RNA sequence: GGGCCUGUGGCUUAGGCGGUUAAAGCGCACGGCUGAUAACCGUGAGAUCCCCGGUUCGAAUCCGGGCGGGCCCA
Numbered sequence: 001g002g003g004c005c006u007g008u009g010g011c012u013u014a015g016g017c018g019g020u021u022a023a024a025g026c027g028c029a030c031g032g033c034u035g036a037u038a039a040c041c042g043u044g045a046g047a048u049c050c051c052c053g054g055u056u057c058g059a060a061u062c063c064g065g066g067c068g069g070g071c072c073c074a
Base pairs, nucleotide, nucleotide: 001073002072003071004070005069006068007067010026011025012024013023019057028044029043030042031041032040050066051065052064053063054062
């Protein structure tokens, strides 16, 4: 330098053939249970989906560019 894949709560992921409230596990906070802790049960907070632009009535999702990460080729 070229090609391919990838970026979504604190972490790991789902959703990705456009359409309402972005879902789950772990973690976190509060409460229950216990003599107490863990486990378990309940409730709750937390992501405008990497950034910018485009298409569209409507974009996490489609398109372009950029940035970060991974793999391959040179």